[in-house]
Formats: sequence, structure tokens, C1' cells
RNA sequence: GCCGUUGUAGCUUAGAGGCAGAGCACUUUCUUGGUAAGAAAGAGGUCACGGGUUCAAUUCCCGUCAAUGGCU
Repeated sequence: GCCGUUGUAGCUUAGAGGCAGAGCACUUUCUUGGUAAGAAAGAGGUCACGGGUUCAAUUCCCGUCAAUGGCU
């Protein structure tokens, strides 16, 4: 230099046009003599960034950035 893949909650990640979810972690409450475990409830997201298509984009297209793999 060329060709791919990935980017979503603190962490690991699902979701492939119409509401953003799960596990762990966190907060509150219950349970216990007290912890741990368990139960119930809750908070937390510019969906990497910019543009395009669409009535509507996390999702499709283009570019940029970052990480990663391959080729030379």
C1' cells in the first nucleotide's frame, strides 16, 4: 500500500428498517442475630464520528477514526 471483520450500558454481548434487550457488576428493599447466598424492585445507552437513502436508520449505502486478521 491492497482486501476483509468488528465498534451497542462499567464489562461480555444480542438485536439486521418502526419500543434498544440479556448476563455479570451497581443501587434500594425483603429475608438472617450478622455476613454470604437467595428473592423483589430500580438506575445506567449521543447504538464510534460525519454524510446519504427512506415517512422512519442501531439496522441499508459512502467516507473518517479506532481495534483486529489476511496479502504484498
This is a predicted structure of a 72-nucleotide RNA (transfer RNA) from Bacteroides sp. Its mean pLDDT, the model's own confidence on a scale to 100, is 81. Its Rfam family is "tRNA". It is annotated as a transfer RNA.